A computed fold for a 396-nucleotide RNA from a Gemmatimonadales bacterium, annotated as Bacterial RNase P class A. Its Rfam family is "Bacterial RNase P class A". Gene Ontology terms of the family: ribonuclease P activity, tRNA processing and dimeric ribonuclease P complex.
RNA sequence: CGGGGAGCGAGUGUGGAUCGCCGCCGGGGGCCGGUUUCGGCCGGACCCAUCGGUGGAGGAAAGUCCGGGCUCCACAGGGCAGGAUGCCGGGUAACGCCCGGGCGGCGAGAGCCGACGGAAAGUGCCACAGAGAGCAGACCGCCGAUGGCCCCCAGUCCUUCGGGACAAAGGGCACAGGUAAGGGUGAAAGGGUGCGGUAAGAGCGCACCGGUCGGCCGGCAACGGUCGGCGCAUGGCAAACCCCAUCCGGAGCAAGGCCAAGCAGGGACGAGGAGCUGCCCGCUCCAUCCGAGUCCCGGGUCGGCUGCUCGAGCCGUACAGCAAUGCACGGCCCAGAGAAAUGAUUCACCUCCGCCUCGGCGGAGACAGAACCCGGCUUAUUCCGCUCCCCGUGAC
Numbered sequence: 001c002g003g004g005g006a007g008c009g010a011g012u013g014u015g016g017a018u019c020g021c022c023g024c025c026g027g028g029g030g031c032c033g034g035u036u037u038c039g040g041c042c043g044g045a046c047c048c049a050u051c052g053g054u055g056g057a058g059g060a061a062a063g064u065c066c067g068g069g070c071u072c073c074a075c076a077g078g079g080c081a082g083g084a085u086g087c088c089g090g091g092u093a094a095c096g097c098c099c100g101g102g103c104g105g106c107g108a109g110a111g112c113c114g115a116c117g118g119a120a121a122g123u124g125c126c127a128c129a130g131a132g133a134g135c136a137g138a139c140c141g142c143c144g145a146u147g148g149c150c151c152c153c154a155g156u157c158c159u160u161c162g163g164g165a166c167a168a169a170g171g172g173c174a175c176a177g178g179u180a181a182g183g184g185u186g187a188a189a190g191g192g193u194g195c196g197g198u199a200a201g202a203g204c205g206c207a208c209c210g211g212u213c214g215g216c217c218g219g220c221a222a223c224g225g226u227c228g229g230c231g232c233a234u235g236g237c238a239a240a241c242c243c244c245a246u247c248c249g250g251a252g253c254a255a256g257g258c259c260a261a262g263c264a265g266g267g268a269c270g271a272g273g274a275g276c277u278g279c280c281c282g283c284u285c286c287a288u289c290c291g292a293g294u295c296c297c298g299g300g301u302c303g304g305c306u307g308c309u310c311g312a313g314c315c316g317u318a319c320a321g322c323a324a325u326g327c328a329c330g331g332c333c334c335a336g337a338g339a340a341a342u343g344a345u346u347c348a349c350c351u352c353c354g355c356c357u358c359g360g361c362g363g364a365g366a367c368a369g370a371a372c373c374c375g376g377c378u379u380a381u382u383c384c385g386c387u388c389c390c391c392g393u394g395a396c
Base pairs, nucleotide, nucleotide: 001392002391003390004389005388006387007386008385009384013349014348015347016346017345018344019343021056022055023054024053025052026051027050028048029047030046031044032043033042034041035040058367062378063377065376066375067374068373069372070252071251072250073249082248083247084246085245086244087101088100089099090098091097102116103114104113105112106111117243118242122241123240124237125236126235139183140182141179142178143177146176147175148173149172150171151170155166156165157164158163191209192208193207194206195205196204210232211230212229213228214227215226216225217224218223256306257305258304259303265297266296267295268294269293272286273285274284275283276282313332314331315330316329317328319326320325350365351364352363353362354361355360356359
C1' cells in the first nucleotide's frame, strides 16, 4: 500500500441572531375566599395576547418478540393438561439474554456459524428416482467352485463287427445359483483404506483409522488423552408424535388509590320558607304528614387529583474476576403531557457531490420520535472516526 476480520465511539455537523411551543419556579395584574382599626393583610389547587429564570426525545424512543419491577385478582399440598427452553460452567432481579469453555461445520488465516438432550421405550415417516429405503436388495457387471446343458475325446463295457452305452481330464454356455468388490439411482444403499484370501466376493482373516464397551489419567463439568476387550451389533428424521430434565397462576397504568358537581335513594329535625325590601304593613310564589326547608349518610356519573418518574439510575476512579459482572468511594439530577410540546427562519464556517468563466453558484448531511418503569433481542439508518488482529506485496 492492497484485500479482509473483530470490537468500540459519535450521531439532525459547529457557532451566533430573531421568532415561537410544552413543563416547572418566581414577579406583576385579575378573580375568589377569609379578616380588618377600611390603609391593608393572609390564603388559593383559578385566569392572563404580561415579564424574568430554568429544563425539554433516542441509539434505536420502533417491533411488542422474550424477561422482570410495580398494581389488582386468584391461590393448603400434590397431580393432569398446556406452553417455553434444551452441550457444560458462570453472570443476573430474571430471561429464550450475556460471558467463558467443549464439540461439530466453514475459512488459507484473523475469525464466523450451530434448537447442540434422548433414535439398542414405543409409534410413525423416508417423496421422486431406483432391483432394493429397514426382517435390506441381484438392474448392469463379476463369478459360475457345485449342479445342469453343449463340444471334445483318453479309457471302460456290450456287440449280430455295421456299431452302441457310460465317461475322467480339457474347452464352452451363463440355465440353476453365488456375489454387496465395481457401475447405476438417491438426501441417505448395513463402517473406511490397504494386504491376504476366494470361483468371484465378503470383517471371511489381519494392520491402521473410525465406532462401541470397560479401566486409568486430566478437567468443577461438557469433554479430551491413553490402555485393553469386541469384527462392528445400533441407517436417517424428535423445527413428527413421544420420552427425560428445568421453568411457567391471570390481567395489565384504560393496573390501582383518593376526592367528588348533577340526578335518584336513605335517615333526623320539621311548620313555615323565599322574593319585592334594611325594618313594619301589604302582595306574589312554594309547602303544611304522599310534607317545603335545614342538617346528615352510603354508593357513585361528569370531572379533578394521584400512581408519575430518584431509578436493578448516570458519570468517574480503585479493587476482585480471562470475561459477563460484582463491590467500594466520590460526584450528578436528566421530559413527565391534554391525542400529546421538544420547532421555524436566517448568517458565517465544516464535510461530500455536481457545474462552469477557477472563483463562485447550486444541491445534499440518515433512520426515526418518549407516554408506568427497567434488562435484553430483533429490525431501520448517515457522513464518518478510533483501536486491535489476519493474509499478500514492496522498501528500510
The coordinates come from a structure-prediction model, not an experiment, and the mean pLDDT is 77.